A computed fold for a 390-nucleotide RNA from Nostocoides jenkinsii Ben 74, annotated as Bacterial RNase P class A.
NCBI's taxonomy places the organism under Bacteria, Bacillati, Actinomycetota, Micrococcales, Nostocoides jenkinsii.
Of the family's consensus pairs, 94% are formed in the model.
Its Rfam family is "Bacterial RNase P class A". Rfam links the family to the GO terms tRNA processing, ribonuclease P activity and dimeric ribonuclease P complex. It is annotated as a ribozyme.
RNA sequence: AGAGUCGACCAGACGGUCGCGUUCGGUCGCCAACGGUGACCGGCCGAGGAACGUCCGGACUCCGAAGGGCACGGUGGUGGCUAACGGCCACCCGGGGCGACCCGCGGGAAAGUGCCACAGAGAGAAGACCGCCGACCGCGGCAUUACGUCGUGGUCGGUCAGGGUGAAAGGGUGGUGUAAGAGACCACCAGCGGCCUGGGUGACCAGGUCGGCUAGGUAAACCCCACCGGGAGCAAGUCCGAAUAUGCGUGCGUUCGACGGCGGCCCGCCGGAGCACGCGGGUAGGGCGCUUGAGCCAGUCGGCAACGGCUGGCCUAGAUGGAUGACCGUCGCCCACGCACGGGCAACUGUGUGCGGGAACAGAAUCCGGCGUAUCGGUCGACUCUUCCC
Numbered sequence: 001a002g003a004g005u006c007g008a009c010c011a012g013a014c015g016g017u018c019g020c021g022u023u024c025g026g027u028c029g030c031c032a033a034c035g036g037u038g039a040c041c042g043g044c045c046g047a048g049g050a051a052c053g054u055c056c057g058g059a060c061u062c063c064g065a066a067g068g069g070c071a072c073g074g075u076g077g078u079g080g081c082u083a084a085c086g087g088c089c090a091c092c093c094g095g096g097g098c099g100a101c102c103c104g105c106g107g108g109a110a111a112g113u114g115c116c117a118c119a120g121a122g123a124g125a126a127g128a129c130c131g132c133c134g135a136c137c138g139c140g141g142c143a144u145u146a147c148g149u150c151g152u153g154g155u156c157g158g159u160c161a162g163g164g165u166g167a168a169a170g171g172g173u174g175g176u177g178u179a180a181g182a183g184a185c186c187a188c189c190a191g192c193g194g195c196c197u198g199g200g201u202g203a204c205c206a207g208g209u210c211g212g213c214u215a216g217g218u219a220a221a222c223c224c225c226a227c228c229g230g231g232a233g234c235a236a237g238u239c240c241g242a243a244u245a246u247g248c249g250u251g252c253g254u255u256c257g258a259c260g261g262c263g264g265c266c267c268g269c270c271g272g273a274g275c276a277c278g279c280g281g282g283u284a285g286g287g288c289g290c291u292u293g294a295g296c297c298a299g300u301c302g303g304c305a306a307c308g309g310c311u312g313g314c315c316u317a318g319a320u321g322g323a324u325g326a327c328c329g330u331c332g333c334c335c336a337c338g339c340a341c342g343g344g345c346a347a348c349u350g351u352g353u354g355c356g357g358g359a360a361c362a363g364a365a366u367c368c369g370g371c372g373u374a375u376c377g378g379u380c381g382a383c384u385c386u387u388c389c390c
Base pairs, nucleotide, nucleotide: 001386002385003384004383005382006381007380008379009378010377012331013330014329015328016327017326018325020046021045023043024042025041026040027039028038029037030036031035048361052372053371055370056369057368058367059366060233061232062231063230072229073228074227075226076225077091078090079089080088081087092106093104094103095102096101107224108223112222113221114218115217116216129163130162131159132158133157134156135155136154137153138152139151140150141149142148171189172188173187174186175185176184190214192211193210194209195208196207197206198205199204237288238287239286240285246280247279248278249277250276251275252274259271260270261269262268295314296313297312298311299310300309301308302307333358334357335356337354338353339352340351341350342349343348
């Protein structure tokens, strides 16, 4: 200099004008009023790294529940972390990369059952299409009198060495053996299983010995093993609670007429069988739940780490048709083009400047821990490989 790997972080800044939500204070208005409500003014605070998807785990609330088991669902290398997890950390094993590093839905297929497309003879304790070999029956050539030999066709059988099919064909190499062959037998190698020794908490690793000669894949198929799991969710749940209608009770009243209408009262006129009060349940509406919490920041200690302990500091949205915004100015960032100066043989590149353009994904709604997905761009740190120079 070029090419890469991993991790952490930012998500424009400042000012002005207008606007919104929570809350506190003040002034004024209204309401049987130490309170509530409305308007105005002022102060504090006011989205995110994912607030998103709602996939997983918890807190919280209500319902259910003696205990245990079955069923059903989930998880699945080992050890740790955690409130918990399907998350995270470290390690093991397998795979990829020269490497930094990355990926793995990673228990059991010699408990059992099922399935393995197409091709192929055969897809599981298999199989004879070509090939190889043997027997028998023919044909032809050679040779001849011998029960011969060579080629070829058919039938029956042997064979899994070789060819061929396939993702996969029941270890590999060499030999013995045989009519030809075959772990049929032998040696070595690979792999598997049992046992032993050593290391490790463990997954597992290294070595030795024995065995039978070899064991296909698939469990996100049934199944087996181990562990975990009651159900519903803040529209949870709880409190206050009208008007109208309704239920219950008491009182008054139906020609001795309650009550209502004729603008307030009396008289009068008209209608007239219900009316008044109290209590209860529910609805509208309102309050609580609601944001102080497995909280955040800094330091320090323990630990490889995830994480945990201690000390100090901080308070950081709570709306309910749902606020957190709009515009302007200056500066900064990115992209393309032009110009100037510089580096380089060149491709290209650094600095300054002008003009034009761009700035994402998205957005609280009970809270928290994760995962997954989206994202214009930028910054920093650690490390790897290649080339060159000292």